[in-house]
Predicted 3D model of a 477-nucleotide part of an RNA (small-subunit ribosomal RNA, 5' domain) from Gossypium gossypioides.
Context: one part of a larger RNA
RNA sequence: GGAUGAAUGCUGACGGCAUACUUAACACAUGCAAGUCAGACGGGAAGUGGUGUUUCCAGUGGCAGAUGGGUGAGUAACGCGUAAGAACCUACCCUUGGGAGGGGAACAACAGCUGGAAACGACUGCUAAUACCCAGUAGGCUAAAGAGUAAAACGAGGAAUCCGCUCGAAGAGGGGCUCGCGCCUGAUUAGCUAGUUGGUGAGGCAAUAACUUACCAAGGCGAUGAUCAGUAGCUAGUCCAAGAGGAUGAUCAGGCACAUUGGGACUGAGACACGGCCUAGACUCCUAUAGAAGACAGCAGUGGGGAAUUUUCUACAAUGGGCGAAAGCCUAACGGAGUAAUGCCGCGUGGAGGUAGAAGGCCUACGGGUCGUGAACUUCUUUUUAUAUAUAAGAAGUAAUGACGAUAUCUGGGGAAUAAGCAUCGGCUAAUUCUGUACCUGUAGCUACGGUAAUACAGAGGAUGCAAGCGUUAUCC
Repeated sequence: GGAUGAAUGCUGACGGCAUACUUAACACAUGCAAGUCAGACGGGAAGUGGUGUUUCCAGUGGCAGAUGGGUGAGUAACGCGUAAGAACCUACCCUUGGGAGGGGAACAACAGCUGGAAACGACUGCUAAUACCCAGUAGGCUAAAGAGUAAAACGAGGAAUCCGCUCGAAGAGGGGCUCGCGCCUGAUUAGCUAGUUGGUGAGGCAAUAACUUACCAAGGCGAUGAUCAGUAGCUAGUCCAAGAGGAUGAUCAGGCACAUUGGGACUGAGACACGGCCUAGACUCCUAUAGAAGACAGCAGUGGGGAAUUUUCUACAAUGGGCGAAAGCCUAACGGAGUAAUGCCGCGUGGAGGUAGAAGGCCUACGGGUCGUGAACUUCUUUUUAUAUAUAAGAAGUAAUGACGAUAUCUGGGGAAUAAGCAUCGGCUAAUUCUGUACCUGUAGCUACGGUAAUACAGAGGAUGCAAGCGUUAUCC
């Protein structure tokens, strides 16, 4: 000098765009953040004089809930980055070739009865389906042969047809696995390893594999740093630097890991699952003491910690996502508004003229000098500000549909009106005089200054630098 997710002191006109718990992965009141489908199904209710139509609802069933959003605790690892590989899986989507014929038994809801303080149940009976099951057939798989295994579902519509179902093949996108190379510090850590290293058989997995297991062999790693210990999420990037390189990993984007602390599986195409389940701890809470409920590292918000970090706002109008035939519903993603000079950028606080060089302040060699064209005064303008009017784009998709929005922006008239500070002035380092003080008060980045004329302390006048900021502190180059 540059930089920062900064903090702090003094000060503070406005706008645009960004950013905002770096600390306690500490504890959390309250609300919301994942639903949807009645065109899969049987019911219940509302409404109607009745039929029909309509609306709502708990349940069965389907899809989604593995995305989106958060955090960085753990991890020095195939975790990440890069370049390859073979023994794999893939719901929805796209392309393509076949098929859907025949039967059956239940379980919720519901009704009855009943246990419990509650959470939530037990028993008996009835019932539907795109829920479940059976035999048969096709296809696929098992190298061939043989033999075995082994599918399906309907709904809407007057119909055409549409949406689904099932078995194959191919694709796209996604994921699992293996491997070469690269990725911090310590030797005041030198030896480490027993499923350990390899083989055979078996099991297991979507798949390879000591992944698991029985037997056999005794291997495997290591000064090119094993093991152990410490620290740390990784990268594209970001900051500094002429570069080499050093530091760093907030926001944004990609991978990973985690969801109160451990363990476990279930369902499913996909999880060993943040707002699912079981279990064991710690904690909070309810209780009739027999038992129950909970998890903000989602968005707001609270306490606490801290030098320090915002609203318990708005809307689904746009973009995107889930479900649905659609209308639509949901969406604290996202779009916006609010708070903060936290940063970057822009703009303003007036322009021109104006010497009796006024008054006043300060200095003075007492002649004057300086603040200073600065002010007053004359004239002009209205960025901005306040006020009134008009008013978008963002809407794609015939029409309708805008949270932002009393918006941006435009126009009218009004009036210089509403708007400057902070630090420094011995040298480094741009900018000096007087007064006060007298090793006192104090200053200080380094050198140092102050003990009676202090350009270094304090005040005043003046000057210099930057400017809605300016200094200080911290950290990096």

It matches the Rfam family "Bacterial small subunit ribosomal RNA". The full RNA is in RNAcentral, with records from SILVA. Model confidence (mean pLDDT): 84 of 100. The organism belongs to Gossypium, within Eukaryota.